The prediction has a mean pLDDT of 76. A computed fold for a 102-nucleotide RNA from Stenotrophomonas terrae, annotated as TPP riboswitch aptamer (THI element). Taxonomically the source falls in Stenotrophomonas (Bacteria, Pseudomonadati, Gammaproteobacteria, Lysobacterales). The RNAcentral record of the sequence draws on Rfam and Ribocentre.
RNA sequence: CGCCCGAAGCGGGGGUACCAAGGCCAACGGGCCGCGGUUGAGACAUACCCUUCGAACCUGAUCCGGUUGAUACCGGCGUAGGGAAGCUUCGUGUACCGACCA
Numbered sequence: 001c002g003c004c005c006g007a008a009g010c011g012g013g014g015g016u017a018c019c020a021a022g023g024c025c026a027a028c029g030g031g032c033c034g035c036g037g038u039u040g041a042g043a044c045a046u047a048c049c050c051u052u053c054g055a056a057c058c059u060g061a062u063c064c065g066g067u068u069g070a071u072a073c074c075g076g077c078g079u080a081g082g083g084a085a086g087c088u089u090c091g092u093g094u095a096c097c098g099a100c101c102a
Base pairs, nucleotide, nucleotide: 001098002097004093005091006090007089008088009087010086011051012050013049014048016045017038018037019036022033023032024031025030057082058081059080063076064075065074066073
């Protein structure tokens, strides 16, 4: 010094649910807004999370068992199938390994 690790910036990826006072619209099938509340990092945010060592997130899934007011949550599914080509800078990081110098 490389590899590797960490941080920041840039680039890229992702989710936004549940309950509900009340209100609005309607072709009367229903649709929309929503005080307030639940969970969570995040429930529409100059935010948050994730970025291949990838359970961030999506599919299966209007799934199965437990649980809850409901979502959330726990377990399963799951050694499943997908998922963002990363780049730069800094480090008073660097065990092992590799390169170079003495």
Rfam family: TPP riboswitch aptamer (THI element). Rfam links the family to the GO term thiamine pyrophosphate binding.